[in-house]
Context: one part of a larger RNA
Molecule: small-subunit ribosomal RNA, central domain
Organism: uncultured bacterium
RNA sequence: CUGGGUGUAAAGGGAGCGCAGGCGGGCCGGCAAGUCAGAUGUGAAACCUAUGGGCUUAACCCAUAGCCUGCAUUUGAAACUGUUGGUCUUGAGAGUGGGAGAGGUAAGUAGAAUUCCCGGUGUAGCGGUGAAAUGCGUAGAUAUCGGGAGGAAUACCAGUGGCGAAGGCGGCUUACUGGACCAUUACUGACGCUGAGACACGAAAGCGUGGGGAGCAAACAGGAUUAGAUACCCUGGUAGUCCACGCCCUAAACGAUGAACACUAGGUGUGGGGUGCAUAGCAUUCCGUGCCGCAGCUAACGCAAUAAGUGUUCCACCUGGGGAGUACGGCCGCAAGGUUGAAACUC
Numbered sequence: 001c002u003g004g005g006u007g008u009a010a011a012g013g014g015a016g017c018g019c020a021g022g023c024g025g026g027c028c029g030g031c032a033a034g035u036c037a038g039a040u041g042u043g044a045a046a047c048c049u050a051u052g053g054g055c056u057u058a059a060c061c062c063a064u065a066g067c068c069u070g071c072a073u074u075u076g077a078a079a080c081u082g083u084u085g086g087u088c089u090u091g092a093g094a095g096u097g098g099g100a101g102a103g104g105u106a107a108g109u110a111g112a113a114u115u116c117c118c119g120g121u122g123u124a125g126c127g128g129u130g131a132a133a134u135g136c137g138u139a140g141a142u143a144u145c146g147g148g149a150g151g152a153a154u155a156c157c158a159g160u161g162g163c164g165a166a167g168g169c170g171g172c173u174u175a176c177u178g179g180a181c182c183a184u185u186a187c188u189g190a191c192g193c194u195g196a197g198a199c200a201c202g203a204a205a206g207c208g209u210g211g212g213g214a215g216c217a218a219a220c221a222g223g224a225u226u227a228g229a230u231a232c233c234c235u236g237g238u239a240g241u242c243c244a245c246g247c248c249c250u251a252a253a254c255g256a257u258g259a260a261c262a263c264u265a266g267g268u269g270u271g272g273g274g275u276g277c278a279u280a281g282c283a284u285u286c287c288g289u290g291c292c293g294c295a296g297c298u299a300a301c302g303c304a305a306u307a308a309g310u311g312u313u314c315c316a317c318c319u320g321g322g323g324a325g326u327a328c329g330g331c332c333g334c335a336a337g338g339u340u341g342a343a344a345c346u347c
Base pairs, nucleotide, nucleotide: 003319004318005317006316007301008300012315014201016199021194022193023192025088026087027086028085029084030083031082033081034080035077036076037075038074039073040072041071042070048066049065050064051063052062053061054060091191092188093187094185095184096183097182098181103177104176105175106174107173108172109171110154115149116148117147118146119145120144121143125136126135162169163168206247207246208245209244210243211242215241216240220236221235222234223233258314259313260312261311262310263309266292267291268290269289270288271287272286273285274284275283276282277281296303297302320347321346322345329340330339331338332337
């Protein structure tokens, strides 16, 4: 390389959009590039194969035929691919009418709770633990009542419930705004699928500048525990956590399962819509989300219409363990580092 693979053995890119590329629905006609058939030319000799012959045989040698699977020219065929013209509606899009949703961005606002401050009542403890101590408290704490400040998060509802491409999204209101779904088919007429690179998105932590800072809390300090205890437990506590703008670009970014389409028994929950009926409901249909289960698949576990089944298209990735996601170089980054990514050696 061919091949075989990628849920858990090595292997699905974190996820989108999309240029190039690859692949692409039904019918009719033209062309003939691919494709197929014929003819002609060429395809050196040796080699190789077959037959015959020459050295006593063989090796060796000679002759004839084949072969030289190719290329070019030419004549045809038209099923398939291609191309071109026409046409169609089922793929795709779209008009109209609906309802669902923590989808996004911005502004505003509400109540509970923690903490702090002020005032009242009140007095000796509070707090914390396995037990304690550090800590707080007669300069009046804890408890309790009233008032105020500020920040962050939104109990119940809440649900293998919903929405989003993924990351993710949860009080309420308003504005702007994306997507999906259902019904109905006017309309367009293959406009599609995938997608190297590019572009934009991407939890947490971290970084830069400026704010903010209630609670929590790396680091740090103290108290315990212990043989020790740079921990687990306790008392404190700074970055950070929050906001704005700009970076970083990673993850067990997981369903450890790429995207799209078609087909292949059923049963039972649940979310959103439609239809029918004899309407507490039942039946049926479309889209989502769970469980069980047949065929089939699987090394087994298990998967099983949300496939890991049966097929097609495109992309990504794997090829023994360690060395190593390291070194070197390139690119990116303010840095931290990211990305691409070996070899010697060794088992």